[in-house]
């Protein structure tokens, strides 16, 4: 300088961190599911080293040898014999055929002898943790057939054994005996060196034994022939050398386990032998007692090793199929033989198991060679062709053999390449899907037009691979390739579509069926299940599963941590080990640089090249980061030599201290004993009781006994390594500190294992025992109370000796050293200054607090570090299971130490944040309590609700915030419910066709009615038609059917509580905080002041209505000072418009010079004057699909529509809300005052008459400040005199009235009669703070009729509030939290 290093989901309401789980990538000898056109190149039993039928996989040489056979030919000789033989062609007296003998010939065959090869090639990975493998060395301790080179040689003999023949055994396999025979088979003799051995002499070298070489003497050891006319060739023997192949040895490296810590007797070594090609305990005799091991021996488990392969940024991790190297094995175990080579896959012997044959006596076999079979298994191919090529064996050669190999077959098993068409083509066709019904999308996609032909098909041609030397020779193969032909023709699937993660809708399903890698989907609107359409990804494949690496800095060498998340050993002294001050010289192990050798090939990287390309292959280069040898260097580490004093230690002289051990002494207090005084209680608690006490307690006085502990001083004071140490004195003793600077001279630091000490409890033996006090007993508490409280009380606590060895043994913080701002206390010592009891300055050592930089996830730490660095030790790696089990070791025991796994979860956890909560704290408010007044809860009745009943008792509302609620009014209607009877395009809307001219209405008949039938009456028109009815067909209507948890709208509630937020800025990694907190004040986040905040919004307040006073204007239906009426007028009352008025404005005091509060003046009204409307962000899946609207689902001769009757009004009972009462503050009677809000035409009705009355009959007036409803009632006077009454009025009877089609179920009212419960209400509970409560009447809406309900109106008109401890609700703040669905939370145990 260049290249390279990617993350995401999941703990929480949210955040940061720690930490695990999971995913995206790549890979595979793969398997499974769905699918499948072609070609090239590769790959293919990972399991049972399980068992194997059948065939093949190692033979060859006749030029080593005997023999047999065959073929051919000929000759020679002999004998017989006389014409056929032959498939055909043809041959034959020139002698066919047949038989025999001899000889020869040959690309002929081969059982045997002999030679070479069967030790290669091929397979498998069982064993092996090893010199097995890898890498690098060594052999002065070795061998090597065939091959190459060189030197020398082959003379002359001998005896056998197979084959064969004969006899013979056996079922077979296989033999036995006798006899014959050859050789390159076997054996002597000769020859003999650069061979071997022995002895002698010399030279050189090395690594200890020794090696090399020259030379002398002696001894010993060889041989084979074959072919050829021959030349010659091939063989044979000895020696030397080379090459190749092997053997042995060594350094280093090579899995896990210590819950395997000791192992070893040929063991370790030596001397001497044996053995081997060769060193060696390899083997043997003797001698010695060694050898290995914490740097992990031995044992157990697992495993062939490597080049490489996969992955990774790399460092690493995993792996060892295919190709290549090495090793091991060949049914299991053992053994040797032969040979150059084996302890031998297709050789031998023995033993075992198994299989087969058998005549039962015996035999045969070994696919982990290639095919193939069975079996196992998720799973892995043809009983193929060929020796044409490459290679191997034999042979002189021809050649033979070769399941090595080359090919083909099967398999998408992998990699690579190609194709399934290309261009145009909008009316955006049909079909499909969705739809807001308009359309959108599939989609230029198709159709259609034009074009092309890779693969597949057909036809023609047709290789390279073949090399030698003319020829001949190709399994693959009529293959590759080339040419031609026809026709878009024959060729696309798989997965996924909630996030991670590219890709969305519909339907079905309804916590079912199912999905799922993690988080998680599914309980009626599922983008997550299933299907379809669409789009996404990859593509002859696509997904799933399994395994490995990655991501994972999640074992951290590169590259992590340990105060609280997992993690510092309880403590010290110290062994091994690790690390180590200043300066000098040397050495060169580490270290640095150069060179040499090696690091096989293949693979990898780069370049070039060959198959059309690529995969694949060839060639060249690089790399292989390593190891060894060698040369040089000397900074650092190391070693060594001799030094230094700053680290460390010693000495001297000092002061401080609950440091330790032992002995002695002391006083206060508790308890007990004795005696005195004294009398009824004591004691104890929240309250009690058990207990003690009249046998005299407690209390008090005196004396005594005994044990334990040491008040005050006393202090985030002191000492100690930690545990820990506290009266005083004495003895012994450890350590630290300050001073001096004399001595030693790195003597230091840390510290595995081992060792020491080690609170309390506990254990053993012996003492002791006052108080206290586990266990235990009793009393209380409680639902229970094996507890908390009380009364007792034993071990124990104390002492001596010995064990135990653990604690939240904590600063939850290992030890040493150095460095890095300060401030302020305190303990011990020193120095200096001042006259100093004292103060100041300074310096060491300890012990606290605050705080800068820095660090930290934050909290926090901060010269006593959790900062910056070095060194060493210990420990951690998700939660649970579990500090458990097993094993071992320790212990008297209790138990301690060490310390897992199965299984299970997707979290567990730390710090901090917002809320919520607390029988936590502080402050404040509210008819919240308190202080009062009146009620409810008891009675009767009304009404609502639950329950029950019913054919139906329609539906909804459910703590506050359902229950006189929806309903401002169910006899029919309403009405939604039930029974019965009807209708089916419908009671209602739009559209079409036909008929009619009506329909409606009136009357009549049938019927419970709906309805049906009959009669009467009966359209418009501009003539096109309109309108209406009926009939018909379907689209549709209709639904108070479901879902308020699909919704809109509306409403309730917290709450008229004072809160809820935002922008910018600031602080914090962040969630968030600040603002909004603080000091005051307010009804109020109201206002003021302060403040890293400054502003703003929704709320509060105000603006609005009403009421209280006044002014002004206007005045009819109102009013009247005009005597009355008319008229007039508008002062007053009144009405309704507009204004005014109240703002802490003024004064005083307090407060902080503020906000404001208190008091006062004035005023109709005073501090928000009273009342109303007005309801922030939000909470309750609050209420309502039955007001209305509405998505989806459901019904369609009914879940729709009509009609009659019934029901909603039932009645053993529970509850809520009201009314009326229980009486004298009252009942009854009489007389007769004073309101306001309102309403009135299908109405209110004066007035008159009738009726006891409800009411009736007439009827004026009034669409209303005019007329009417309208009488107000409590009030006044009289009477009754405390009773179930002259109270109360339920229930019931009779007689009436009114409304209405109709008062039976089921209305209201009147009169007379009847006259129930009830004498002020248990536990409990409710409303109200002033014109309020209480009490009194009046009106209105709904409505034909039907209020004790609801909404309004006015009359009369109180009591009380000390105050905020408590109950309830709320606001602000603080604190704790394992809650956040937020305490109605979370959560533990037992059982199922």
């Nucleotide at each position: 300088c260049c290249c390279u290093u990617a993350g995401a989901g999941u703990u929480u309401g949210a955040u940061c961190c720690u930490g695990g789980c999971u995913c995206a990538g790549g890979a595979u000898g793969a398997a499974c599911g769905c699918u499948g056109g072609c070609g090239g190149c590769g790959u293919g039993c990972c399991u049972a080293a399980c068992a194997c039928a059948u065939g093949c996989a190692a033979g060859u040489c006749g030029a080593a040898c005997g023999a047999a056979g065959c073929u051919u030919u000929u000759c020679u000789g002999u004998u017989u014999g006389g014409a056929g033989a032959u498939u055909c062609g043809u041959c034959g007296a020139a002698g066919a055929a047949g038989a025999g003998a001899a000889a020869a010939u040959g690309a002929c065959u081969u059982a045997g002898u002999g030679g070479c090869g069967g030790a290669c090639g091929g397979g498998u990975g069982a064993g092996u943790a090893a010199c097995g493998c890898g890498c690098g060395a060594g052999c002065a301790a070795c061998c090597u057939g065939c091959c190459u080179u060189u030197c020398a040689g082959a003379g002359g003999g001998g005896g056998a054994c197979a084959a064969c023949a004969g006899c013979u055994g056996g079922a077979a396999a296989c033999g036995g005996c006798u006899g014959c025979u050859a050789a390159u088979a076997c054996c002597g003799c000769a020859u003999a060196a650069u061979g071997u051995c022995a002895c002698g002499g010399g030279a050189c070298g090395g690594c200890a034994u020794c090696g090399u070489u020259c030379u002398g003497u002696g001894a010993c050891c060889a041989a084979a022939g074959g072919a050829g006319c021959a030349a010659u060739c091939c063989g044979c023997u000895g020696a030397a050398a080379g090459a190749u192949g092997g053997g042995c040895u060594c350094a280093c490296g090579u899995u896990g386990g210590a819950u395997u810590a000791g192992u070893u007797a040929g063991u370790u070594g030596g001397c001497g032998g044996g053995g081997u090609a060769a060193a060696g305990g390899c083997c043997c005799a003797c001698c010695a007692a060694g050898a290995c091991c914490g740097c992990g021996a031995u044992c157990c488990a697992u495993a062939g090793c490597c080049g490489g392969a996969c992955u990774g940024a790399g460092a690493g991790g995993u792996u060892g199929a295919a190709c290549g190297g090495c090793c091991a094995c060949a049914u299991u175990g053992g053994g040797a033989c032969u040979g150059a080579g084996a302890u031998a896959c297709g050789g031998c012997c023995c033993a075992g198991a198994c299989u087969c044959c058998u005549a039962c006596g015996g035999g045969a076999g070994g696919c982990a060679g290639c095919a193939g079979u069975g079996g196992g298994g998720a799973a892995u191919a043809u009983u193929g062709g060929g020796c044409g090529a490459u290679g191997g064996g034999c042979g002189c050669a021809a050649g033979c053999c070769u399941g090595a190999c080359c090919c083909a077959g099967c398999a998408a098993c992998g990699c690579c390449g190609c194709g399934u068409g290309a261009a145009g083509g909008a009316u955006g066709a049909a079909g499909g899907u969705c739809u807001u019904c308009g359309g959108a999308u599939u989609g230029u996609a198709a159709a259609c037009u034009u074009c092309u032909u890779u693969g597949a098909u057909c036809a023609g041609g047709g290789a390279c691979g073949a090399a030698a030397c003319a020829a001949a020779u190709g399994a693959c193969g009529g293959u590759a390739c080339c040419u031609g032909a026809a026709g878009a023709a024959c060729a696309a699937g798989c997965c996924a579509c909630g996030g991670c993660u590219a890709a969305c809708u519909a339907c079905g399903u309804g916590c079912c069926a199912g999905c799922a890698g993690c988080c998680g989907c599914g309980g009626u609107a599922a983008a997550a299940c299933g299907u379809a359409g669409g789009g996404g990804g990859c593509a002859a494949g696509c997904g799933u599963u399994a395994u490995c690496c990655g991501g994972a800095a999640u074992u951290a060498c590169u590259g992590g941590g340990u105060g609280u998340a997992a993690a510092g050993g309880g403590u010290g002294a110290g062994u091994a080990g690790g690390c180590g001050g200043c300066a000098u010289g040397g050495u060169a192990a580490g270290c640095c640089a150069g060179a040499u050798g090696u690091g096989a090939a293949a693979g990898c990287c780069c370049g070039c090249a060959g198959c059309u390309u690529a995969a694949c292959u060839g060639c060249g280069g690089g790399a292989c980061u390593g190891c060894a040898u060698u040369u040089g260097g000397a900074a650092c580490u190391a070693c060594u030599a001799a030094g230094c004093u700053a680290g460390a230690g010693u000495a001297c002289a000092g002061g401080a201290g609950a440091g330790g051990u032992a002995a002695g002494c002391g006083g206060a207090a508790u308890u007990c004993c004795u005696a005195g005084u004294g009398u009824a209680g004591c004691g104890g608690u929240g309250a009690a009781a058990u207990g003690c006490g009249u046998a005299g307690a407690u209390a008090u006085u005196a004396g005594g006994a005994g044990g334990a502990a040491c008040a005050c001083c006393a202090g985030u004071g002191g000492c100690g390594a930690a545990g820990g140490c506290g009266g005083c004195u004495u003895a012994c003793u450890g350590g630290a500190c300050a001073g001096u600077g004399a001595c030693u001279g790195a003597c230091g630091u840390u510290g595995a294992g081992g060792c020491u000490c080690g609170a309390a409890a506990g254990c053993g033996u012996g003492g002791g025992g006052a108080g206290c006090a586990a266990a235990c007993a009793g009393g209380a508490u409680u639902a229970g109370a094996u507890a908390c409280c009380c009364u007792g009380g034993u071990a124990g606590u104390c002492c001596a000796c010995g064990c135990c060895g653990u604690a939240a043994a904590c600063g939850a913080u290992g030890a040493c050293u150095a460095c890095u701002a300060g401030g302020u206390g305190u303990c011990g010592g020193g120095u200096g200054g001042c006259a100093a009891a004292g103060c100041c300055a300074u310096u060491c050592g300890g012990u606290g607090c605050c705080g800068a930089a820095g660090c930290u996830a934050a909290c926090g730490c901060a010269u006593u570090a959790a900062g910056u660095a070095u060194u060493c030790c210990a420990c951690c790696u998700g939660g649970g299971g579990a500090g458990u089990a097993c094993g071992u070791c320790c212990g008297c025991a209790a138990g301690a130490a060490u310390g897992a796994a199965a299984c299970u979860c997707a979290a567990a956890g730390g710090a901090a944040u917002u809320g919520a909560c607390g029988g936590g704290g502080a402050c404040c408010c509210g008819c919240a309590c308190a202080a009062g007044c009146g009620g409810u809860g008891g009675a009767g009745c009304a009404u609502g609700u639950g329950g029950u009943u019913u054919a139906a008792u329609c539906c909804g509302a459910a703590g506050c915030a359902a229950c006189g609620c929806g309903a401002a009014g169910a006899a029919c209607c309403u009405u939604a419910c039930c029974a019965a009877g009807c209708c089916u395009u419908g009671a209602c809307a739009u559209c079409c066709c036909g008929a009619u001219g009506a329909c409606a209405g009136g009357c009549a008949u049938a019927g419970a009615g709906a309805u049906a039938u009959g009669c009467c009456c009966u359209u418009c028109u501009a003539c096109g038609g309109a309108c209406a009815u009926c009939g018909g067909a379907g689209a549709c209507a209709g639904g108070u059917g479901g879902u308020g948890c699909a919704u809109g709208g509306u409403u309730g509630u917290c709450g008229u509580c004072a809160g809820c937020u935002c922008g910018u800025g600031u602080c914090g990694u962040g969630a968030g905080a600040u603002g909004u907190u603080g000091g005051g004040u307010u009804a109020a986040g109201u206002c003021c002041c302060g403040c890293a905040a400054c502003g703003a919004g929704c709320g509060c307040a105000a603006c609005c209505c009403u009421u209280a006073c006044g002014u002004u204007c206007a005045g009819u239906u109102g009013c009247u000072a005009c005597g009355c009426a008319a008229g007039a007028g508008c002062a007053c009352u009144c009405u309704g418009g507009a204004c005014g008025g109240a703002c802490u404005g003024c004064c005083g005091u307090u407060g902080a010079c503020a906000a404001a509060a208190c008091g006062g003046a004035g005023g109709a009204a005073g501090g928000c004057g009273g009342g109303g409307a007005u309801g922030a962000c939000g909470u309750c899946a609050a209420a309502u699909c039955a007001u209305c609207a509405u998505g989806c689902c459901c019904c369609u001769u009914a879940c729709g529509c009509c009609c009659u009757g019934g029901g909603c009004c039932a009645c053993a009972c529970g509850c809520g809300u009201a009314c009326u009462a229980c009486a004298a503050u009252g009942g009854c009677g009489c007389a007769a005052a004073c309101a306001a809000c309102g309403g009135g035409a299908a109405g209110c009705a004066a007035c008159a008459c009738c009726g006891c009355g409800a009411g009736g009959u007439g009827a004026a007036g009034c669409a209303a400040a005019u007329c009417c409803c309208c009488a107000a009632a409590a009030g006044g006077c009289g009477u009754c005199u405390c009773a179930g009454u002259u109270c109360a009025g339920a229930c019931u009877g009779c007689a009436g009235g009114c409304u209405g089609c109709a008062a039976c179920u089921c209305g209201c009212c009147u009169g007379c009669a009847c006259g129930a419960a009830g004498u002020u209400g248990g536990a409990a509970u409710u409303g109200c703070u002033a014109g309020u409560a209480a009490u009194c009447g009046c009106g209105a809406a709904u409505c034909a009729g039907a209020a004790u309900g609801u909404c309004g109106c006015g009359g009369u008109g109180a009591a009380u509030a000390c105050g905020u401890u408590c109950c309830c609700g709320g606001g602000c703040u603080u604190u704790g939290u394992a809650c956040u669905c937020a305490c109605c939370g979370c959560c533990c145990g037992u059982c199922a």
This is a predicted structure of a 1392-nucleotide RNA (small-subunit ribosomal RNA) from an uncultured bacterium. RNAcentral holds the sequence, with entries from Greengenes.